[in-house]
Context: one part of a larger RNA
RNA sequence: UUGGGCGUAAAGGGCACGUAGGCGGUUCGGUAAGUCGAAUGUGAAAUCUCAUGGCUUAACUGUGAAACUGCGUUCGAAACUACCGAACUUGAGUACUGGAGAGGUAUGCGGAAUUCCUGGUGUAGCGGUGGAAUGCGUGGAUAUCAGGAAGAACACCAGUGGCAAAGGCGGCAUACUGGCCAAGUACUGACGCUGAGGUGCGAAAGCGUGGGGAGCAAACGGGAUUAGAUACCCCGGUAGUCCACGCUGUAAACGAUGGGUACUAGGUUUUGGGGGUCUCAACCCCCUCAGAGCCGCAGCUAACGCAUUAAGUACCCCGCCUGGGGAGUACGGUCGCAAGGCUGAAACUC
Numbered sequence: 001u002u003g004g005g006c007g008u009a010a011a012g013g014g015c016a017c018g019u020a021g022g023c024g025g026u027u028c029g030g031u032a033a034g035u036c037g038a039a040u041g042u043g044a045a046a047u048c049u050c051a052u053g054g055c056u057u058a059a060c061u062g063u064g065a066a067a068c069u070g071c072g073u074u075c076g077a078a079a080c081u082a083c084c085g086a087a088c089u090u091g092a093g094u095a096c097u098g099g100a101g102a103g104g105u106a107u108g109c110g111g112a113a114u115u116c117c118u119g120g121u122g123u124a125g126c127g128g129u130g131g132a133a134u135g136c137g138u139g140g141a142u143a144u145c146a147g148g149a150a151g152a153a154c155a156c157c158a159g160u161g162g163c164a165a166a167g168g169c170g171g172c173a174u175a176c177u178g179g180c181c182a183a184g185u186a187c188u189g190a191c192g193c194u195g196a197g198g199u200g201c202g203a204a205a206g207c208g209u210g211g212g213g214a215g216c217a218a219a220c221g222g223g224a225u226u227a228g229a230u231a232c233c234c235c236g237g238u239a240g241u242c243c244a245c246g247c248u249g250u251a252a253a254c255g256a257u258g259g260g261u262a263c264u265a266g267g268u269u270u271u272g273g274g275g276g277u278c279u280c281a282a283c284c285c286c287c288u289c290a291g292a293g294c295c296g297c298a299g300c301u302a303a304c305g306c307a308u309u310a311a312g313u314a315c316c317c318c319g320c321c322u323g324g325g326g327a328g329u330a331c332g333g334u335c336g337c338a339a340g341g342c343u344g345a346a347a348c349u350c
Stems, first nucleotide, its partner, number of pairs: 003322004007304002012318001014201004021194003025088007033081002035077008049065006091191001092188005097182003103177007110154001114150008125136002162169002206247006215241002220236004258317006266295011299306002323350003332343004
């Protein structure tokens, strides 16, 4: 445990699919479980309330009434919920015609840069810093030219831009593949929303096995700095970063804002469609649908701010909060190879 809340004060599950459950469009007919009305039975006494009486009063107590908001039975009502039947098209979906996109998976290809190797030219420095030193270099470095090898990432385009449920996605081509948008026509006929459990996806780091390893770089070594310097700076450098398969399952997984539906001034920019006007055509301009931003009214807010992408006005469903510390700890359970994850207290203390 009523209630009040969850952008920043405690509080939205990392995200999705979906089981049970909860909730659910329009019209007609029926049933009468919920619902409503009436009658009747019962609802012990005491207590409570009211009236009145008895102890001098009161407490206490007698009598009467009311009440006991409940339950059963019978009769009735049919608006709403439910159930049964019939129908509908606006919710939802399907087909057809177009459209945009770093959406996903796999394979192949490309150029710039970097490092290394070989050869040529060439000679004493290079590199690095606040200044230096460690380091590299006469066994020929740095610089420069040619050739070769490797791995990783894709400059410009690039955008307040696009796509995706979230995580996330950016060179080019091909194959396979998911979602979305617009315009109308046809069709199905409530098939919907949410979603405890459950299942799947899930950055980076980390783990297992096998590859790969250019650059970068925890750890580590060295040089500086400093009182010290287990750092910041410099020279090196191993895991790792990359690939395949498997595990982990967490993040300031953030819009710190769960999902759905409807309604509620506008202005401006932009992305993708459609329509109109105009035009030789394209633009411009107007309307409209779907997204992405900024500004702003009403309203909301403790304020900041939010404001048709709501934090406004309402409804439906889920998750979560209930003073700080102890503590996301202990114990138990469960998952994991481990690291650890999930679940998650109390004493005590302020």
This is a predicted structure of a 350-nucleotide part of an RNA (small-subunit ribosomal RNA, central domain) from Candidatus Aegiribacteria sp. Its Rfam family is "Bacterial small subunit ribosomal RNA". It was read from a public genome assembly.